[in-house]
RNA sequence: CAAGUAAAUCGCCUUAUCGAUCCGUUUUUCGGGUAGGAAAGUCCGAACACCAUAGUGCAGCGUAGUGGCUAACAACCACCAGUUGAAAGACUAGGAACAGUGCAACAGAAAGGAUGUACAGGUCAUGCUGUAGUGAAAUCAGGUAAACUCUAUGCGGUGCAAUGCCAUGUAUACCAACGUUUGAGGGCGGCACGUUCGAUUGUUGGAGGGUAGGCAGCUAAAGUGUAUUGGUAACAAUGCACUCAGAUAAAUGAUAAGGGUCGCGCCUAUGGCGUGAUACAGAAUUCGGCUUAUAGGUUUACUUAAAUA
RNA sequence: GGCUCCAUAGUUCAAGGGAUAGAACAAAAGUUUCCUAAACUUUAGAUCCAGGUUCGAAUCCUGGUGGAGUCA
Repeated sequence: CAAGUAAAUCGCCUUAUCGAUCCGUUUUUCGGGUAGGAAAGUCCGAACACCAUAGUGCAGCGUAGUGGCUAACAACCACCAGUUGAAAGACUAGGAACAGUGCAACAGAAAGGAUGUACAGGUCAUGCUGUAGUGAAAUCAGGUAAACUCUAUGCGGUGCAAUGCCAUGUAUACCAACGUUUGAGGGCGGCACGUUCGAUUGUUGGAGGGUAGGCAGCUAAAGUGUAUUGGUAACAAUGCACUCAGAUAAAUGAUAAGGGUCGCGCCUAUGGCGUGAUACAGAAUUCGGCUUAUAGGUUUACUUAAAUA
Repeated sequence: GGCUCCAUAGUUCAAGGGAUAGAACAAAAGUUUCCUAAACUUUAGAUCCAGGUUCGAAUCCUGGUGGAGUCA
C1' cells in the first nucleotide's frame, strides 16, 4: 500500500426574514423549549390501567449447554462444545432418537422385522468375513424432534382507541333466524369444574336513531451527561451537573445568503475555479432490548493464505 | 395508535415434506368455414422476496415487502 475482520462514533453548520406549536411573563409585546439513531417493524420483555389482585384441571403457546447480569426477557456478558474461514473472526432454534408412534421420493437385491444381491474367502453349518454397486443414509446404541412426542421450566386476559370524569344527543325502535327460569347469558378469556350476578332476556344478520367535543391519563423518569471505584465483561455503587417535544388531523417548517464534506471536470496544481450530490427517515402512554433502512465520513484494535506491486 | 390475518399462472381456486406444481376460465397458434361464433387440437405462462432446518421446502422456522379485516 492492498484485501479483510471487529468495535466505537458523527450523520451537515452559521446568520437573517417570515411563520407553526407549547410554556412563562404579563396584556399584546417580550423571553425560553421544539423531532431520531433508528421516532420504523410491533418481534420479545416490562411499567401502568381495567377485568375477581388472577382459583383448579385439561388444552394451547413459549423457553432449552454452564454460569452471571437485570425491574424483566428469547435481550446482554463470560466460558464450554460444534460448524465454518488461510487468519483476525463469524454462526448455532446447543435437553432427549437404549419411553413410544411416524417419515425416507428416485436409484438400489434390500430403506428400518435384514427372509442379505454379485464376486472372493472361510466353516460341520449359518451374512461368518472382506470387496463391489445404489443412495443423503446400508446395521451403526444409524438419520430426522424448525414430525408427533417425552423431560425440565414458564405463561390469566385485554391493551392508553386501556381507564376515570365532564359536556352534548338519543330508540329497550323495528324485522328475521336460533337459544332461554328444565337457568339462557354476563364477570370469565379455547373447554370443563368452581364461584358470583342473573329476566328491564342472549347471539347472529338486516334495517335504522344519536354523538363523534373537552379534561385527566401525558411526560422528573428502571431519566440524561460526566467522573471515580468494583468487576474479564454485561453491569453495579457513589459524587457532581442538567431538566431536554407533548401536537390531536396532528406543530417541530419555508425562503435567502455564506460555509463544511464528498464526487467529477478544468487550470497557473499541498491550491484555485466551475458543476453535481448531501442518505434513511420522521414522535403520538412510557421504558429495556432485538430486527430492518441509512448518502457520506471519522477513530481504535487486529489478521495476512493466494494473487498483484 | 393497538390487535388479528392473508399472499400459488392474467383471474378464481387445488396440491399429506418426494418436483415434471394441477384444474377451470382467459391468452396465443392451428383445424373447420366464403367470414365470424361455437367445436376440436396444441402451446406458453406461476409458488411475494431473502436466509435457515432437512437427503429433499409451495408446504416447517426466522426476517423483510405488499395487502385485508377489526377496536372509540
Molecule: RNase P RNA; transfer RNA
Organism: Marixanthotalea marina